[in-house]
RNA sequence: GGCAACGUAGCUCAGGGGUUAGAGCGGGGUCUUCAUAAGGCCUAGGUCGUAGGUUCAAAUCCUACCGUUGCCA
Numbered sequence: 001g002g003c004a005a006c007g008u009a010g011c012u013c014a015g016g017g018g019u020u021a022g023a024g025c026g027g028g029g030u031c032u033u034c035a036u037a038a039g040g041c042c043u044a045g046g047u048c049g050u051a052g053g054u055u056c057a058a059a060u061c062c063u064a065c066c067g068u069u070g071c072c073a
Base pairs, nucleotide, nucleotide: 001072002071003070004069005068006067007066010025011024012023013022018056027043028042029041030040031039049065050064051063052062053061
């Protein structure tokens, strides 16, 4: 340099046009206990990589760029 995959919550990942974005772990509160661990319940946390385009509607489709990984040279 070329090609491909990926980029969504603090971490690991789902969601692949229909308006309100989710799970597990982690964080906070609370219940239980003499106390801790474990467990139950509640809860906060998101420019969906960036910028454009298509569409009535974009996390989702298209383009460019940025980043990560892999393959080739």